[in-house]
Molecule: transfer RNA
Organism: archaeon
RNA sequence: GAGCCUGUAGCUUAGUCUGGUAGAGUGCAUGACUGAUAAUCAUGUGGUCCGGAGUUCAAAUCUCCGCAGGCUCA
Numbered sequence: 001g002a003g004c005c006u007g008u009a010g011c012u013u014a015g016u017c018u019g020g021u022a023g024a025g026u027g028c029a030u031g032a033c034u035g036a037u038a039a040u041c042a043u044g045u046g047g048u049c050c051g052g053a054g055u056u057c058a059a060a061u062c063u064c065c066g067c068a069g070g071c072u073c074a
Base pairs, nucleotide, nucleotide: 001073002072003071004070005069006068007067010026011025012024013023020057027045028044029043030042031041032040050066051065052064053063054062
């Protein structure tokens, strides 16, 4: 220098192909249970989806330009 992949909640991630209410597990908080912990159960807490622009009635999703990380080639 060239190509490809990834970026969503504190953490691990689904959703992207085929645009239409942002989800799960875990964590954290409170309560129940217990002599007291752990485990379990209930409720709650959470993300302007890496940044910007464009298309659209509507963008995490499509297009473009960047940023960060990874892989391959030179």